[in-house]
């Protein structure tokens, strides 16, 4: 990294750093110095796969807008085979 399956209208923060940017691409739209993205720390959601008789636990995941919107030989997560 390709593949194969499912789901993708709900749900979830604050502190420290950091210093212009981010929302996957494009065209719009939006968030952002009342501070972006990255790390750290506690904290929360709860999708899926493990577990157990169920509580519970464990593994990843997530935590602005319907995957914001439209397109696309598009994405993004979890399983599983190689």
């Nucleotide at each position: 990294c390709g593949c194969u399956c499912a789901u993708c209208c709900a749900g979830a923060g604050c502190g420290g750093u950091g210093g212009a940017g981010g929302g996957a691409c494009a065209g719009g739209c939006c968030c952002u110095a009342c501070g972006a993205a990255g790390c750290c720390g506690c904290g929360g959601c709860a999708a899926c796969c493990c577990u157990u008789g169920g509580a519970g636990g464990g593994g990843u995941g997530c935590c602005a807008a319907u995957g914001c919107c439209u397109g696309a030989u598009c994405g993004a997560u979890g399983a599983g085979a190689c």